This is a predicted structure of a 71-nucleotide RNA (transfer RNA) from a pig gut metagenome. It matches the Rfam family "tRNA". It is annotated as a transfer RNA. Model confidence (mean pLDDT): 81 of 100.
[in-house]
RNA sequence: GGGCUGUAGCUCAGUCGGGAGAGCGACAGGUUCGCAAUCUGUAGGUCAGGGGUUCGAUCCCCCUCAGCUCC
Repeated sequence: GGGCUGUAGCUCAGUCGGGAGAGCGACAGGUUCGCAAUCUGUAGGUCAGGGGUUCGAUCCCCCUCAGCUCC
């Protein structure tokens, strides 16, 4: 210098630019004498950071940071 990645505590989806999500985990409750298991619900997010474009950005453009990788 080139490429890829960065979204919930963890692993990751996400779309042509308009609702931020799943599984696991946590917490609460139901079933049970209790545990396990299972079901329901709740909380939890600066979508890496900053700027730009746009009526509107996780998504498009620019810069920066971190990780992986190639030269």